[in-house]
Context: one part of a larger RNA
RNA sequence: CUGUGGUUAAGGAACUCGGCAAAAUGCCCCCGUAACUUCGGGAGAAGGGGGGCCGAGUUGCGUGAAGCCCUUCACGGGCUGGCGUGGUUCGGCCGCAGAGACCAGGGAGAAGCGACUGUUUACUAAAAACACAGGUCCGUGCGAAGUCGUAAGACGAUGUAUACGGACUGACGCCUGCCCGGUGCUGGAACGUUAAGGGGACGGGUUAGCCUUCACGGGUGAAGCUCAGAACUUAAGCGCCAGUAAACGGCGGUGGUAACUAUAACCAUCCUAAGGUAGCGAAAUUCCUUGUCGGGUAAGUUCCGACCUGCACGAAUGGCGUAAUGAUUUGGGCGCUGUCUCAACGAGGGGCACUGCGAAUUUGUGGUACCGGUGAAGACGCCGGUUGCCCGUGACUAGACGAAAAGACCCCGUGCACCUUUACUACAUCCUAGUAGUGAAUGUUGACGUGUUAUGCGCAGGAUAGGUGGGAGACUUUGAUCUCGGCUUCUCGGAGUCGGGGGAGUCAACGGUGAGAUACCACCCUUAACACUUCGACGUUCUAACCUCGACCUGUCAUCCAGGUCAGGGACACUGCUAGGUGGGUAGUUUGACUGGGGCGGUCGCCUCCUAAAGUGUAACGGAGGCGCGCGAAGGUUCGCUCAGGCUGUUUGGAAAUCAGCCAUAGAGUGCAAAAGCAGAAGCGAGCUUGACUGCGAGUCCUACAAGACGAGCAGGUGGGAAACCAGGCUUUAGUGAUCCGGUGGUUCCGCGUGGAAGGGCCAUCGCUCAACGGAUAAAAGGUACGCCGGGGAUAACAGGCUGAUCCUAGCCAAGAGUUCACAUCGACGCUAGGGUUUGGCACCUCGAUGUCGGCUCAUCACAUCCUGGAGCUGUAGCAGGUUCCAAGGGUCCGGCUGUUCGCCGGUUAAAGUGGUACGUGAGCUGGGUUUAGAACGUCGCGAGACAGUUCGGUCUCUAUCUGUCAUGGGCGCAGGAGAUUUGCGUGGGGCUGUCCUUAGUACGAGAGGACCGGGAUGGACGGACCUCUAGUGUACCGGUUAUCGCGCCAGCGGUAGCGCCGGGUAGCUACGUCCGGAAGGGAGAAACGCUGAAGGCAUCUAAGCGUGAAACCCUCCACAAGAUGAGAUCUCCCGAGCCGUAAAGGCUCCUAAAGGCUCCUGGAAGAUUACCAGGUGAUAGGUCGGGUGUGUAAGCGCAGUGAUGCGUUGAGCUUACCGAUACUAAUCAGCCGUGAGG
Repeated sequence: CUGUGGUUAAGGAACUCGGCAAAAUGCCCCCGUAACUUCGGGAGAAGGGGGGCCGAGUUGCGUGAAGCCCUUCACGGGCUGGCGUGGUUCGGCCGCAGAGACCAGGGAGAAGCGACUGUUUACUAAAAACACAGGUCCGUGCGAAGUCGUAAGACGAUGUAUACGGACUGACGCCUGCCCGGUGCUGGAACGUUAAGGGGACGGGUUAGCCUUCACGGGUGAAGCUCAGAACUUAAGCGCCAGUAAACGGCGGUGGUAACUAUAACCAUCCUAAGGUAGCGAAAUUCCUUGUCGGGUAAGUUCCGACCUGCACGAAUGGCGUAAUGAUUUGGGCGCUGUCUCAACGAGGGGCACUGCGAAUUUGUGGUACCGGUGAAGACGCCGGUUGCCCGUGACUAGACGAAAAGACCCCGUGCACCUUUACUACAUCCUAGUAGUGAAUGUUGACGUGUUAUGCGCAGGAUAGGUGGGAGACUUUGAUCUCGGCUUCUCGGAGUCGGGGGAGUCAACGGUGAGAUACCACCCUUAACACUUCGACGUUCUAACCUCGACCUGUCAUCCAGGUCAGGGACACUGCUAGGUGGGUAGUUUGACUGGGGCGGUCGCCUCCUAAAGUGUAACGGAGGCGCGCGAAGGUUCGCUCAGGCUGUUUGGAAAUCAGCCAUAGAGUGCAAAAGCAGAAGCGAGCUUGACUGCGAGUCCUACAAGACGAGCAGGUGGGAAACCAGGCUUUAGUGAUCCGGUGGUUCCGCGUGGAAGGGCCAUCGCUCAACGGAUAAAAGGUACGCCGGGGAUAACAGGCUGAUCCUAGCCAAGAGUUCACAUCGACGCUAGGGUUUGGCACCUCGAUGUCGGCUCAUCACAUCCUGGAGCUGUAGCAGGUUCCAAGGGUCCGGCUGUUCGCCGGUUAAAGUGGUACGUGAGCUGGGUUUAGAACGUCGCGAGACAGUUCGGUCUCUAUCUGUCAUGGGCGCAGGAGAUUUGCGUGGGGCUGUCCUUAGUACGAGAGGACCGGGAUGGACGGACCUCUAGUGUACCGGUUAUCGCGCCAGCGGUAGCGCCGGGUAGCUACGUCCGGAAGGGAGAAACGCUGAAGGCAUCUAAGCGUGAAACCCUCCACAAGAUGAGAUCUCCCGAGCCGUAAAGGCUCCUAAAGGCUCCUGGAAGAUUACCAGGUGAUAGGUCGGGUGUGUAAGCGCAGUGAUGCGUUGAGCUUACCGAUACUAAUCAGCCGUGAGG
């Protein structure tokens, strides 16, 4: 020093994010107990009283031998004395204290959330999260739904809608509004759309044959084979129509209006699917916000109650209440306390020392200082200075951008993982259709075909003319015209047909019409009916496939299984294959780049100009604009013309229409942006035209490639022009897209035995906002705070650096304010500096880690000074101020709120300074905030999730090697050794200030008020020392006392229980106690004030000279201090001969071992160890004796009392560390160092 326990004066939460921690409460009995309430609770509420020991009385329970009594004579009952164990009453005794120790609730009031008991992140979150009983919705009729499984099968359940599954809500009370437009779900099936399948029109290929040709060849082409395939048919789904919100979800804006104002019951208008009802509301939700008011407090960012302006409450993602409940969250109060003011003492562990044993982290090498500078921008190592003898030990952590962990934040990677979804693409599942396993009958119905019958209306026309052909006759007693009735059809006029009456005719060639008679016949078309065949569709019935987790029989003593007999279902179900739909259930992936970090925003190709530095080229998220076309003339050619504007004149007629004249190098025009061009025109017209040609192309420009651009000339044919000539689009530069894939046209190309064909090639051409425009795929979005990996200081957040826009400070000018007056004070518009505290910019060190806000602790520096000190000016009477100058010595508060810094508030103060120090300080602490994982609210998002929004909760490691710092030693040095006493180079400390009295109620002032200067007293805070007093502690002193054990018992003692607990307390150590300190004085001097005084005959504090002048500076005061290597000074003490050597601190031999010191020992108010101090034969320690002090009357005995106990002996006994005396014991003996006179 640390952690674990003990005690603490006065105060009592002032501590702090927060009473964290500690203290306190605590047992039994009795009394007593509020609001509220779901009547159970709340409740051990709260708050009180009693508790030991002795004696006596009384009463209960258990047991009960012997004895006695009773009786049902038994294993019966009762009574009494006894033993054991409780209650209660009265009386007495002792102590500070009687649950005497241990054990053993702190309590009460308010609010949020969750009803409750429970559950949860094993290892940072116990909660408001989960669960829960209750509520609601949805599904499910049994081989249930659902789940697992390829299936068999299993769970559900040996259950059956009062059951089971899923979802939401979450006791209870009062309630649960409006919206069905979107999404979902459910229902509907008329219509639309839609797959495979069915269907097969049309067409293609081949080709016998035929036609044609002198021939080659060409054309056509049946059947068959084959390719392709339209209409039509065809389910679910989707569209469509409804329903549904305790399904997912949603629940407006604007303007005006009342006789104060304000507000708006009211009106108007727009939009919507509907516009938020009740209730609640600055809330776990309110940004602004510490809203406003009230309460509580001295003071309240929290809290409670209200208000309503609800950024952004709101009704089962439930709304609002609510008793009880909670290791929950919030605020206040009582008790209590070392949490604090403010710390002290004591105990035993660790640390320290010794003995034994004995790691690890870390480590480029290290002979590892400070300051300033420099520098990859914060240096032990570089530069310049300064300081510094060598080496330990104990401590402390400011630095070694300390250790640890290839940063988790951030960015990057054509990294990973998981999650989501209306990203893309698949797959499972499910739905649906076809077909197979798969049959019969029947009804209805569809299609093709065949047969029969009917059907057909433009106009003209007798009138309802289907087409073509034949055809002059056809039908008729086998009943015509006509007529009545029925049926079908209808263009409403008729037509067809059947039956009755009736009894002899009816129709056809002529006119008109494109076409002429249903007079008659034939072949057909449209539409329709009927019949049949074939292929379907939809129903009904059947039974034989198939199914049966129905019964019974058998195997068989068997709910398995199998077979059989019944029964039920039944061509369905089911399964396979094919097809359409559904499909985050599952899977694989995608989800761009640039970027003064990233995201958000913007941009991405092409053209023009500037930047661009007079060749070309040249960047930026530099400054400006355009393009993604147009034109058959706006192209070619030949010929011709000249513009804009101004002035003058001129009918309507103007500023400007057309006309005339003059001036006019271009100020116009050029299809479109700009630039460069253009009047000999490229501008404006007219004529004729298609060169807006085909095949090529020497040679160049540009250029990584791929592309892009220019191009004379040659051949063919063409236009204009008399011709020379010009023309391969347009004054030029934008008007765009590689490759693959595919389409169309052409083609002397290839053609899988041959001939064809299919298919391909070649030429021409078409299809891309592939616009992220050199285009990854035909086809692609998000989240991650649950995250992971690889990298980056190539790139952000902190800090540093550079910069200094912003910021702060100062100055200059002086318009003005200041009654007057710029400058007592303030100072516009502007200007110039300085600083490096703000917000920024940059991205330079650090991403193989530089821990981030605030607080605590401890500081240190600057001065732009808050106080105190000294001055000038004042719009300074005094007091009190304003402003400026000098000045950094010291000082610079306690609380309430909030995580806060800050700020506001309360109370003080001389003052409550501003800044720097990695926004000083986490290998010093804290961890409230921020910033992981849990959870909730509001808001955003379909969702996963997200929010410089809020809310509750949430692991802070490190043994110190070096530097540094504080202590403390060893060595050596200091020219012999030693013991003492000192000087002081230097360093550090200290340095604050109030109030009162007096001068003096004086100066000043009308008064009110009220000094300077000087003298004195007494405080606050701070500091040093000390322990006489006061107070604390005092586990070595004394006493009391509980439980229990022991010393055989009694008595008396001892052990243990936190020193058991309790009451006191010596020394020591301490503060809350006591004493003292800051001063005074000197020197030099700041601002300032002066004297004398020139330059400059004056003036002038200055230039020479001389004064005054501040808490600042140097001394003075205190401490350290000669390693002050510059090693100082003074006093005292000590030390031999011979030989060699010039001599010496030289060498050799012999002798000697001083002064003094150390080891060792006894100790210490000294101390980690060392050191230091007192001693070692003497008072050093112990002992003993005496005293003091503390405790409080010992034991024993006697006496009193039944006893507890009391009294006497007795202020007794005991008494640590204190004071003194005394050698009884122990400091014994001994060893070692140190030499010989000193370069």